[in-house]
RNA sequence: AGAGUUUGAUCCUGGCUCAGGAUGAACGCUGGCGGCGUGCUUAACACAUGCAAGUCGAACGAAGCGCCUUAUUUGAUUUUCUUCGGAACUGAAGAUUUGGUGACUGAGUGGCGGACGGGUGAGUAACGCGUGGGUAACCUGCCCUGUACAGGGGGAUAACAAUCAGAAAUGACUGCUAAUACCGCAUAAGACCACAGCACCGCAUGGUGCAGGGGUAAAAACUCCGGUGGUACAGGAUGGACCCGCGUCUGAUUAGCUGGUUGGUGAGGUAACGGCUCACCAAGGCGACGAUCAGUAGCCGGCUUGAGGGAGUGAACGGCCACAUUGGGACUGAGACACGGCCCAAACUCCUACGGGAGGCAGCAGUGGGGAAUAUUGGGCAAUGGGCGCAAGCCUGACCCAGCAACGCCGCGUGAAGGAAGAAGGCUUUCGGGUUGUAAACUUCUUUUAUUAAGGACGAAGCAAUGACGGUACUUAAUGAAUAAGCUCCGGCUAACUACGUGCCAGCAGCCGCGGUAAUACGUAGGGAGCAAGCGUUAUCCGGAUUUACUGGGUGUAAAGGGCGUGUAGGCGGGAGUGCAAGUCAGAUGUGAAAACUAUGGGCUCAACCCAUAGCCUGCAUUUGAAACUGUACUUCUUGAGUACUGGAGAGGCAGGCGGAAUUCCGUGUGUAGCGGUGAAAUGCGUAGAUAUACGGAGGAACACCAGUGGCGAAGGCGGCCUGCUGGACAGCAACUGACGCUGAGGCGCGAAAGCGUGGGGAGCAAACAGGAUUAGAUACCCUGGUAGUCCACGCUGUAAACGAUGGAUACUAGGUGUGGGGGGACUGACCCCUUCCGUGCCGCAGUUAACACAGUAAGUAUCCCACCUGGGGAGUACGAUCGCAAGGUUGAAACUCAAAGGAAUUGACGGGGGCCCGCACAAGCGGUGGAGUAUGUGGUUUAAUUCGAAGCAACGCGAAGAACCUUACCAGGGCUUGACAUCCCGGCGACCGGUAUAGAGAUACACCUUCUUCUUCGGAAGCGCCGGUGACAGGUGGUGCAUGGUUGUCGUCAGCUCGUGUCGUGAGAUGUUGGGUUAAGUCCCGCAACGAGCGCAACCCCCGUCCCGUGUUGCCAGCAUUGAGUUGGGGACUCGCGGGAGACUGCCGGCGUCAAGCCGGAGGAAGAUGGGGACGACGUCAAGUCAUCAUGCCCCUUAUGCCCUGGGCUGCACACGUGCUACAAUGGCCGGUACAGAGGGUUGCCACCCCGCGAGGGGGAGCGGAUCCCGGAAAGCCGGUCCCAGUUCGGAUCGCAGGCUGCAACCCGCCUGCGUGAAGUCGGAGUUGCUAGUAAUCGCGGAUCAGCAUGCCGCGGUGAAUACGUUCCCGGGCCUUGCACUCACCGCCCGUCA
Repeated sequence: AGAGUUUGAUCCUGGCUCAGGAUGAACGCUGGCGGCGUGCUUAACACAUGCAAGUCGAACGAAGCGCCUUAUUUGAUUUUCUUCGGAACUGAAGAUUUGGUGACUGAGUGGCGGACGGGUGAGUAACGCGUGGGUAACCUGCCCUGUACAGGGGGAUAACAAUCAGAAAUGACUGCUAAUACCGCAUAAGACCACAGCACCGCAUGGUGCAGGGGUAAAAACUCCGGUGGUACAGGAUGGACCCGCGUCUGAUUAGCUGGUUGGUGAGGUAACGGCUCACCAAGGCGACGAUCAGUAGCCGGCUUGAGGGAGUGAACGGCCACAUUGGGACUGAGACACGGCCCAAACUCCUACGGGAGGCAGCAGUGGGGAAUAUUGGGCAAUGGGCGCAAGCCUGACCCAGCAACGCCGCGUGAAGGAAGAAGGCUUUCGGGUUGUAAACUUCUUUUAUUAAGGACGAAGCAAUGACGGUACUUAAUGAAUAAGCUCCGGCUAACUACGUGCCAGCAGCCGCGGUAAUACGUAGGGAGCAAGCGUUAUCCGGAUUUACUGGGUGUAAAGGGCGUGUAGGCGGGAGUGCAAGUCAGAUGUGAAAACUAUGGGCUCAACCCAUAGCCUGCAUUUGAAACUGUACUUCUUGAGUACUGGAGAGGCAGGCGGAAUUCCGUGUGUAGCGGUGAAAUGCGUAGAUAUACGGAGGAACACCAGUGGCGAAGGCGGCCUGCUGGACAGCAACUGACGCUGAGGCGCGAAAGCGUGGGGAGCAAACAGGAUUAGAUACCCUGGUAGUCCACGCUGUAAACGAUGGAUACUAGGUGUGGGGGGACUGACCCCUUCCGUGCCGCAGUUAACACAGUAAGUAUCCCACCUGGGGAGUACGAUCGCAAGGUUGAAACUCAAAGGAAUUGACGGGGGCCCGCACAAGCGGUGGAGUAUGUGGUUUAAUUCGAAGCAACGCGAAGAACCUUACCAGGGCUUGACAUCCCGGCGACCGGUAUAGAGAUACACCUUCUUCUUCGGAAGCGCCGGUGACAGGUGGUGCAUGGUUGUCGUCAGCUCGUGUCGUGAGAUGUUGGGUUAAGUCCCGCAACGAGCGCAACCCCCGUCCCGUGUUGCCAGCAUUGAGUUGGGGACUCGCGGGAGACUGCCGGCGUCAAGCCGGAGGAAGAUGGGGACGACGUCAAGUCAUCAUGCCCCUUAUGCCCUGGGCUGCACACGUGCUACAAUGGCCGGUACAGAGGGUUGCCACCCCGCGAGGGGGAGCGGAUCCCGGAAAGCCGGUCCCAGUUCGGAUCGCAGGCUGCAACCCGCCUGCGUGAAGUCGGAGUUGCUAGUAAUCGCGGAUCAGCAUGCCGCGGUGAAUACGUUCCCGGGCCUUGCACUCACCGCCCGUCA
């Protein structure tokens, strides 16, 4: 940074799509480790359970407990005495009790804290937030500083005790008691309130200081004696409250909103200002600079993206706000209208003894639900921070950690080096190989990670003590390559290709698009590309998209200029001077939180991450200055604009009047059979007198000629003449005003035609309608009629391709040439000429434009203002609103759907477009075909099979130059399976060939006879042939001519098709190749931004036509001999054959033509304008034909789709078509006589001649591999005869009989001969075909194929015409041009209806 996609190709417009980045993500496949982060985006849905706000005994009383203690009592036990009965002593333990004590306990009074911290984003479009200010209109617990002070009293109340009510929650009553709880009194520096005075200051209300007297309100104690706490005031700090400027989404299909509403006075209320609340008064306030209403939304720092301007977003972290089940309310307090406080109402849930109660996870975990989707009912207060406390400490789901999740970012690893027999395997292959691939194996090495073992932190502060994380990070050692790779893609965009399967199926696809039998696009495999513990997909955002264009777009034809004017708001605005400083510019100051971002350093091994410093935060505010520009105030100017005056031009408008021509109608006259109308007709009118014609009259509408890319008007529009009223433009002059201007959202007005309303009018014309034609139909085009309407007046409608498809204004920017109006100069001159202003056209330079084109009347260069556009369809539709009497107009969407829709230009093709030209294309002629019979091919049908192909011209006597078997590919039946044919291997035999015989339809099977070569060490080996066997393989006229080669047809022997260089064009392309002539021809000449060249044309090649030269057998014979005969001798003259030359070139003459090319005529010549014919076929078209000539890829069959054989079929026959033959007759048939060719063929052959046969032919038999011999009598023709117009002496089909030939074999299914039979047919409908001269027509002859079979095919000669005015038309073709929505190219494209 771009790319794909509209077209046959091009340029442009324009949409769609892709490549990039990002995410609180989800889904699919896969998954080794660590660090740092992140994790209900949905139901502000409902919540079980536990925890999340307490603390202070140094405020207080009482109780309990422990300990000490006082006293009383009971009295275990000990000791002494003893009369052994007892006495004394000791005194544990218990009970009661006094006082004290405690790091004790849970309630209560009291204090502080529960307004922080934590959560969520429902509401909110707002001073909510952001930013900058203000408060002279305010508050502030705890904290800090300072000043002053604390005297003396009083009465209660919880707890507690007892009673009562209740299921409980809880409550009631009586009694007792304390305080740093509560209440008076005293004191008052200072504070506050009201009064009144002075000074200073400010920004309006006002503020500050000083002094005066009057009024009001304080306090609490505890103590370890160190202190802590209390009251008042002032100040500070912190935190809040209110107000203001600016900024903050969409909709006008929401245009008007508002009653405490806006303001005032007074009062109340508040910490404080204020309609915050109330009473009274006034009638205001907001709104197109978007009020109100509706929808959506927490805002920001930031985050994502972008080059930037921007756009999107508001998770996590940080600031602010709002909320705490929903709604409302206040209390307490420094602070709340209070998440884990209170009251009320509502919904829901739970308990209940039914009377009544309890609750609020949007705190942390967790549950259900919703959802594509989001974690543990974990540990700890060790750190940081918070509450209380003097403190110890207690509390803290804030926080610090751990757990789960590849959710994200970052880092690491899954080994490293060597290793070619380039292993095996896989895939592929042209079978040679290639690839996987140094990859593996193997050798050597290492140990990050994982595992085990040992050690073991920092985080802890101030002497010590104190660590949840955690035996964690980290370090060391050990074992061992050991524990660790996937995902997507591979047609283009976009890096990466093959095989198989599938066969418009299955499927893919982001766009274009792939798939219908050779798919790099589907599926699989191999290989490859990319990324990598991830990879893809989906969703969303930015980008690319200059595709909303501020940066940075457009509007003649692509989407887009309002139908036109006038003018409001608004925007913009001429010259000179002075002041101000709002915009503008510069400096300074404050602020712009932190985090983020950028840069530079630093810390975790690196990085992510974290820390520090600097920058940045582009803004806002204050202040100082500058004065060019904009603005503003004032002064001034005249060029913009306007006014006055003087002129002429005009279908400008409105009203009134007048005029003639024409149409129609009416009356009268003349006059008679038609008129009218059309492509042709008919309807219609007319003998009741039309049309025509003459005169007179009526009525309506429109104004011929003049008339002109002439005039006027803003546009719509305006056309006879005259008059009146009236608007605008232009020119001249330079008197006046002095920027008064331009544009113009809304508004207002005008606005063709059609249409609507009311009333007139109505000649002509004429929707609707009727009739007649046309037509398949004809609700049309044509004709005859005809009503609304067209006309007038008044009113409505408000639209048009209302177009120059081009908004208005101003200025500037080469020319040329017309035309309308005015002025000036010059001139004798109205003319002409020069010049100037305004209008209206054409051509054209620069410039512009995608091109076309525009080009002083811009679509050029600039400025200003308005309107409009943003892919096509849906659709100018629906809904809403508004206007209208209605018709309808204006405004104006969405769902859904497509990947295009479009503009200009280019090449071609096409046109019932144009111009020029050619062709047996038509015309002019001659002969056919279409009718008959028959031959042959095809379709159809039939069949076991009627093998297959060819299909308009360009298939159909075509492949087939010849189907009885064979051919043969088809059918039936009988057989074979390495095969009828090729190569390789193994075994056997010695042959193979040939002969004989049997079975059989034959293939085949079987038997017999005969039977190899070379070398040799005599064992054998090799070769060859046959038989048998094994598998590789053979074989296929099986498929695909739309996979192909080759070859062929066709346009078309038409004159075209291209290239190089140059030039033009943004480009496709054009030019050349077009133009003027000419030609059979892109043949040649001239001209020309073209100059040359190639493939085609022509020529060069072959045959025929004239002559010459050479040669002379098998050819020839003039002269000389000779014969039956060029038969023989001889000859080379001639004919002829063969070979080689000459000749024809518009060369010569005349005319025409551009001094040309050339054309016309003539001479000469055998031949004259390419002399006639052939071969030769440009670039290409038809996916034309052929896989069955051949070759060939792929697919298919393999005891058969191959091979062999017998028989049948390809010949079947109601029909239809094509191509021929023979005819229909007298220009003829038949009979007899008689003449003249050319080109070919011949040994499995042609066959002379002789004999036999009526004949086909048969039997003998010479010559000839051929200029020698044979086929071989050419026929039409000519001569003579006959027939006499008929289904015939025409015609010969069909059938019968008898024969001949070929062949293994003529039944299906050959040809020929003789005799007999004797069909249709008397010249052929619509239509259609060939031919322009040795041609058509007609006549016979030969050859290929071939055993035999020719009306076909390919050749040959004989006889031998007619016609062509001409290019209007039909068909085909060439060139130029024009239109086009076609390019698969008119057999196109495309619209509607139906399915």

A computed fold for a 1395-nucleotide RNA from an uncultured bacterium, annotated as small-subunit ribosomal RNA. The RNAcentral record of the sequence draws on ENA.